[in-house]
RNA sequence: GUGGUUGUAGCUCAGUGGUAGAGCAUUUGCUUGUGGAGCAAAGGGUCGCGGGUCCGAUCCCCGUCAGCCACC
Numbered sequence: 001g002u003g004g005u006u007g008u009a010g011c012u013c014a015g016u017g018g019u020a021g022a023g024c025a026u027u028u029g030c031u032u033g034u035g036g037a038g039c040a041a042a043g044g045g046u047c048g049c050g051g052g053u054c055c056g057a058u059c060c061c062c063g064u065c066a067g068c069c070a071c072c
Stems, first nucleotide, its partner, number of pairs: 001071007010024004018055001026042005048064005
């Protein structure tokens, strides 16, 4: 340089056009002599970035950044 792939909550990951969820973690409460485990609830996201298409985009298109793989 060329092609491919990944980017979503603190971490690991779902989500094939209708305003984004799970597990773990964190906080609070219940329970316990204390802790842990268990149960209940809460907080936490401009979906890597910038544009486009669309009534509507995490999803489709273009560009760009970063990681990984292959080729050169």
The prediction has a mean pLDDT of 81. Transfer RNA from Saccharimonadales bacterium (SeqCode), 72 nucleotides, folded computationally. Taxonomically the source falls in Saccharimonadales (SeqCode) (Bacteria, Bacteria candidate phyla, Candidatus Saccharimonadota, Candidatus Saccharimonadia). Rfam family: tRNA. From the family's description: Transfer RNA (tRNA) molecules are approximately 80 nucleotides in length.